[in-house]
Parts: sequence; structure tokens; C1' cells
RNA sequence: UUCUUAUUUAGAGAGGUGGAGGGAAAUGGCCCUUUGAAGCCUCGGCAGCGGGUUCUAAUGAUAGAAAACUGUGCCAAGUCCAUCAAACAUCAUGUUUGAAAAAUAAGAA
Repeated sequence: UUCUUAUUUAGAGAGGUGGAGGGAAAUGGCCCUUUGAAGCCUCGGCAGCGGGUUCUAAUGAUAGAAAACUGUGCCAAGUCCAUCAAACAUCAUGUUUGAAAAAUAAGAA
């Protein structure tokens, strides 16, 4: 990097540095930001997935729970919203469902 599977309306920020952007890409919105963006560093926090540990279900399989031990991940707004398709209502348009794309994990090439 690609493929497969699962999940994505829950949760969790301070300081230093930096100095103008940021919210994945494109378009359109909306929002954050000089009362300091991105990036980097330190400390703290959250608990999703894999591993391990402990407890409960008499044991095993298995299921549930706990602490954050370990590998990762994450800490504005639903993955910020829409985009494609279908259904329903409609003047505009909206609602719901699905898809696509993206992110994360596990496995494989």
C1' cells in the first nucleotide's frame, strides 16, 4: 500500500513551543481560530479493538464484569453536514434507510 471482517449519535485537555491556518480529498454549506490554527514536545485523561490478569456463572468451552497491565487508537461539533440510490411527505425542500468515501482495530497478501 491492497484485500477481508467488525465498529463509528458513548467517552476524554492542560502547559510549553510555534505563528496562520484548521475541521481526510473535491464542490457547496456550516463551524473553530491572533482571547493564538496546523505541526512538534511534556504531562494528564478516555476506554473502542487485540493480548494478558483477576472475579462471577461448580469445572471446560463460552458468556458477563473489573482495573488501564500491554500493543494500538483517541481527547470541538454524529465520521461537523450534504453529495450517489431508494421510499415517504413537499412549492422550495425535508425525513428515513441503504450505498460510496473516510477513520480505527484484527487478520491476510
Predicted 3D model of a 109-nucleotide RNA (SAM riboswitch aptamer (S box leader)) from Mesobacillus maritimus. The coordinates come from a structure-prediction model, not an experiment, and the mean pLDDT is 80. Lineage of the source: Bacteria > Bacillati > Bacillota > Bacilli > Mesobacillus.